Predicted 3D model of a 686-nucleotide part of an RNA (large-subunit ribosomal RNA, domain II) from an uncultured Bacteroidota bacterium. Its Rfam family is "Bacterial large subunit ribosomal RNA". It was read from a public genome assembly.

[in-house]
Context: one part of a larger RNA
RNA sequence: GCCUACGAGUUACUCUUCAUUGGCAAGGUUAAGGGCUUAAGGUCCGUUAACCGCAGCGAAAGCGAGUCUGAAUAGGGCGUAUAGUCAGUGGAGGUAGACGCGAAACCUUGUGAUCUACCCAUGGCCAGGUUGAAGCUCCGAUAACACGGAGUGGAGGACCGAACCGAUAAGCGUUGAAAAGCUUCCGGAUGAGCUGUGGGUAGGGGUGAAAGGCUAAUCAAACUGGGAAAUAGCUCGUACUCCCCGAAAUGCCUUUAGGGGCAGCGUAGAGGUAAAGUUUUAUAGAGGUAGAGCUACUGAUUGGAUGCGGGGGAAGCGAUUCCUACCAAGUCCUGACAAACUCCGAAUGCUAUAAAAUAUACUCUGCAGUGAGCCAUUGGGUGCUAAGGUCCAAUGACGAAAGAGAGAGAACUCAGACCAACAGCUAAGGUCCCCAAAUCUAUUCUAAGUUGAUAUAACGUGGUGCGACUGCAUUGACAGCCAGGAUGUUUGCUUGGAAGCAGCCAUUCAUUUAAAGAGUGCGUAACAGCUCACUGGUCGAGCGGUCGUGCGUGGACGAUACUCGGGCAUCAAGAAUAGUACCGAAGCUUUGGACUUAAAUUUAUUUAAGUGGUAGGGGAGCAUUCUAACUGCGUAGAAGAAGUUGCGUGAGCGCUAUUGGAGCGGUUAGAAAAGCAAAUGUAGGC
Numbered sequence: 001g002c003c004u005a006c007g008a009g010u011u012a013c014u015c016u017u018c019a020u021u022g023g024c025a026a027g028g029u030u031a032a033g034g035g036c037u038u039a040a041g042g043u044c045c046g047u048u049a050a051c052c053g054c055a056g057c058g059a060a061a062g063c064g065a066g067u068c069u070g071a072a073u074a075g076g077g078c079g080u081a082u083a084g085u086c087a088g089u090g091g092a093g094g095u096a097g098a099c100g101c102g103a104a105a106c107c108u109u110g111u112g113a114u115c116u117a118c119c120c121a122u123g124g125c126c127a128g129g130u131u132g133a134a135g136c137u138c139c140g141a142u143a144a145c146a147c148g149g150a151g152u153g154g155a156g157g158a159c160c161g162a163a164c165c166g167a168u169a170a171g172c173g174u175u176g177a178a179a180a181g182c183u184u185c186c187g188g189a190u191g192a193g194c195u196g197u198g199g200g201u202a203g204g205g206g207u208g209a210a211a212g213g214c215u216a217a218u219c220a221a222a223c224u225g226g227g228a229a230a231u232a233g234c235u236c237g238u239a240c241u242c243c244c245c246g247a248a249a250u251g252c253c254u255u256u257a258g259g260g261g262c263a264g265c266g267u268a269g270a271g272g273u274a275a276a277g278u279u280u281u282a283u284a285g286a287g288g289u290a291g292a293g294c295u296a297c298u299g300a301u302u303g304g305a306u307g308c309g310g311g312g313g314a315a316g317c318g319a320u321u322c323c324u325a326c327c328a329a330g331u332c333c334u335g336a337c338a339a340a341c342u343c344c345g346a347a348u349g350c351u352a353u354a355a356a357a358u359a360u361a362c363u364c365u366g367c368a369g370u371g372a373g374c375c376a377u378u379g380g381g382u383g384c385u386a387a388g389g390u391c392c393a394a395u396g397a398c399g400a401a402a403g404a405g406a407g408a409g410a411a412c413u414c415a416g417a418c419c420a421a422c423a424g425c426u427a428a429g430g431u432c433c434c435c436a437a438a439u440c441u442a443u444u445c446u447a448a449g450u451u452g453a454u455a456u457a458a459c460g461u462g463g464u465g466c467g468a469c470u471g472c473a474u475u476g477a478c479a480g481c482c483a484g485g486a487u488g489u490u491u492g493c494u495u496g497g498a499a500g501c502a503g504c505c506a507u508u509c510a511u512u513u514a515a516a517g518a519g520u521g522c523g524u525a526a527c528a529g530c531u532c533a534c535u536g537g538u539c540g541a542g543c544g545g546u547c548g549u550g551c552g553u554g555g556a557c558g559a560u561a562c563u564c565g566g567g568c569a570u571c572a573a574g575a576a577u578a579g580u581a582c583c584g585a586a587g588c589u590u591u592g593g594a595c596u597u598a599a600a601u602u603u604a605u606u607u608a609a610g611u612g613g614u615a616g617g618g619g620a621g622c623a624u625u626c627u628a629a630c631u632g633c634g635u636a637g638a639a640g641a642a643g644u645u646g647c648g649u650g651a652g653c654g655c656u657a658u659u660g661g662a663g664c665g666g667u668u669a670g671a672a673a674a675g676c677a678a679a680u681g682u683a684g685g686c
Stems, first nucleotide, its partner, number of pairs: 001686006011096003015093010027052003033045005056063002066078004099237002102234001106227003110223002117201009126191001128160003131156001135152006164188003169184004203219001205215003240621006250263005264370002266367006277358009291344001292342002298338002303333004309327002311324005373398001375396008403414003418593004423589003429583003432567003438580001440579006451569002459554003463551010480538005486511003492504002517532001521530002594611008622675001624672010640659002643656001645654003
């Protein structure tokens, strides 16, 4: 992992409540127990017990269709219009383990020191080698000691190193040979040593050269039985079918925030008002948002005019006067701002009335689930006008929605799947091939593979198309080529020099000219030299400028693999405009069928509307085991098994032959140990 079996809303109650069926009814009902009797059981008593109901109000005394409060005869609160009760069944609640499994823990009775920690008593063990303390003896030495030397001696938590005890490093082992080992190296090895036997200390206790260590492979509180099915607002699991409807992820409160209570939203039943609900149109309203505006307020604010007042300066004994490239109130002109500004002011939404359309809305009762939401678009707060961010509001999706498109995709676009069909039409989106349908029609653009379903800036661009305005041009333009481009003069000043060209000045003037600047740029130390403006000739038809706009181009940079989904595509299969066909979905239609609800009647048909669905509510069924009654099958082959086949929307139910070898059904009721894919489910098998 698979298969088989087992495996989770049960049962009890003088409990509560609702629905439903039945009995009796202003009443209903018996309990324990007893009498009679039966196959089970039934019936009667137990009724001057009890319970519920028939009257309430008040804290109570108490009063009573009223009562309480109150001074009140006021007002107000709760009552008063009669339907209950018992039993069966079902939904839910309560109390119980209460749908099942699951803690870590707590308390209590005991069992453990054969492991291990420490202690007590009594025994045992430590090859071999080394070092050589004190003491003692002799000699030397001393006044005598001290002291020195030689020997003797044999001390030590002394040294080296086996047994023994340990465990430093590495390797191996890691479903091991082993739930701690093996190999090599290593520490101690006469000591605080190791060890045998017997004994002692016990669970908030022991013991601990102290690591929270050890206390029988268990230790920040052992193990065993019990309280005990502890508790678990937590996790997981919770079993057959079909039909109808179908949510929520919000508000308030919560030692509350992943749990609850009430409300909201769902479902089922009942009820009565009757268009209350919803939509559209019309009319009438309230309001201060968007916008807009501000000499209409509050505040903020650009430039200018004027200049109250102030600063500075001057004159004057003072009063005061005068001046000003300063500051500046107020006023005027001008420009412009605001969530907490408004002289104004929509749309939408909301309210009311009317009309039309449409079966919703509302109340009560039973039963819920939900109370983690999320994305898109729009209006906002917050944030960085960041976030697949966060917090509100409106709408739509997903959630609980399949189908088509978007390469692939919860939410985007289209569209809401009852079933069947080798029928048709369309939506979004597409029509060269992959790939269904146009290599469609007409007119343009793009040359960048731009582009071909994400997006790209400022700033550049004599790439190219289109439009508008404007200048020059056969009296010859524009570009090229040929020629000229001079003189006063090296203007003046400056300067070492300044001659068109370092710099400064200016009626930058005049002359000769077809034309030629007191000079456009190179160049020289300064000249020189080259060149331009300007002019003539040659050539022979268009040449320039500005603005707007289409498509392109640079700017252009990412991490697995280049690439539009790919192949590939250039008068397109790219871009723009106009158009006609076609394809394209579970949409719509057609044909057939099923079911639900409503209405109508002809009562088994017709018509109409419908039939996506999680949590959840409601309805109808299938199967399993047993019981009762009735009725059947079976050695001429029951159950079970596996196969073909038929029926039913389905759970499922049959027929037939085979195997099997002894029991098993059907109908109507009843009762449940009543349905498995999941619980790291339990047991067995493979």